This is a predicted structure of a 355-nucleotide RNA (Bacterial RNase P class A) from Marinobacterium sp. YM272. A source record names the gene rnpB.
RNA sequence: GGAGUCAGCCAGGCAAUCGCUGCUGCGUUCGCGCAGGGGAGGAAAGUCCGGGCUCCAGAGGGCAGGGUGCCAGAUAACGUCUGGGCGGUGAAAGCCGACGGAAAGUGCAACAGAAAGUAUACCGCCUAAGCGAUCUUCGGAUCGCCGGUAAGGUUGAAAUGGUGCGGUAAGAGCGCACCGCGUGGGUGGCAACACUCCACGGCGAUGGAAAACCCCACUCGGAGCAAGACCAAAUAGGGACCCUUAAGGCGUGGCCCGCGCUGGGUCCGGGUAGGUUGCUGGAGGCCUGUGGUGACGCAGGUCCUAGAUGAAUGAUUGUCCACGACAAAACCCGGCUUAUCGGCUGACUCCCAUU
Numbered sequence: 001g002g003a004g005u006c007a008g009c010c011a012g013g014c015a016a017u018c019g020c021u022g023c024u025g026c027g028u029u030c031g032c033g034c035a036g037g038g039g040a041g042g043a044a045a046g047u048c049c050g051g052g053c054u055c056c057a058g059a060g061g062g063c064a065g066g067g068u069g070c071c072a073g074a075u076a077a078c079g080u081c082u083g084g085g086c087g088g089u090g091a092a093a094g095c096c097g098a099c100g101g102a103a104a105g106u107g108c109a110a111c112a113g114a115a116a117g118u119a120u121a122c123c124g125c126c127u128a129a130g131c132g133a134u135c136u137u138c139g140g141a142u143c144g145c146c147g148g149u150a151a152g153g154u155u156g157a158a159a160u161g162g163u164g165c166g167g168u169a170a171g172a173g174c175g176c177a178c179c180g181c182g183u184g185g186g187u188g189g190c191a192a193c194a195c196u197c198c199a200c201g202g203c204g205a206u207g208g209a210a211a212a213c214c215c216c217a218c219u220c221g222g223a224g225c226a227a228g229a230c231c232a233a234a235u236a237g238g239g240a241c242c243c244u245u246a247a248g249g250c251g252u253g254g255c256c257c258g259c260g261c262u263g264g265g266u267c268c269g270g271g272u273a274g275g276u277u278g279c280u281g282g283a284g285g286c287c288u289g290u291g292g293u294g295a296c297g298c299a300g301g302u303c304c305u306a307g308a309u310g311a312a313u314g315a316u317u318g319u320c321c322a323c324g325a326c327a328a329a330a331c332c333c334g335g336c337u338u339a340u341c342g343g344c345u346g347a348c349u350c351c352c353a354u355u
Stems, first nucleotide, its partner, number of pairs: 001351010012320007020039002023036005041326001045337002048335005053224004065220005070084005085099001086097004100215002105213002108208001122153002124149003130145006161179006180203001181201005186195003228277004238268006248262005284303008321324001
């Protein structure tokens, strides 16, 4: 200098003017005005997991149903995170993972292929043994039958250990050596698991698939801030008590007739509109110390401030630069996933050059 990996951070800056919305103070003619100060994110998103909070339900146990799935730990909890194991991938730093069980049962594998687990034989190879025919130089040869074989070829996503030597009629774990595999033990490890350890087993044992049902282990009550709590008009309706009799009362009208409507009063509670609350200081951030490999825990110090409710956080202008992406709260928090212009910092790997 180049290529790459991992972790973290920033997310146009400044100024002026005009707005929007909470808070505090002052003034007010109660309409509001003035001043000060606050006002989106790393994902506020998807709403996919987990928890807090709220209401409802609930003796206890079981069934059904859902979720998770190598081991150990962290945590309020998790499908998240940390460390480890195993497998895959990369030259490396590193990255990736539906990673329990197929010797409990049921089912599945199209097409092709001999055969897809009750294994099997199309081509090929063989003719030692047995039977038959023909030939014969009488040694045997050829052909057929009965058979043997799984080395080689062929199918498939997948084919029942591999290499070599021996062996054989040809072959074959048939025998042996090494490698692989399985079972039991030993050693190390909390465990998953590992081992250049020991013994045994020739190995069709124990094939694949659980992203088919299923089995095993653990785990799960439901609904959600439009949860829920409080205050409470008008109109209508409900209840209790009292009063009046309806020959009453109200309206129209100067009055009567007439016409229209109709019991009156007090109290109580439910509930609609509307309002208040829930509402933002929290499993919070940062620093130091300390325990731990780490996630994280503990102790001390320090810092903070959207909270709207038809829903504010914006617009214009000037200027500078690297010319600005994805996108915007709606009860809160921990995660995951997805989107994202460009830039900065640290650690690590590999390559090239120079000293």

NCBI's taxonomy places the organism under Bacteria, Pseudomonadati, Pseudomonadota, Oceanospirillaceae, Marinobacterium. Rfam family: Bacterial RNase P class A. It is annotated as a ribozyme. The prediction has a mean pLDDT of 75. The sequence is in RNAcentral, with records from ENA.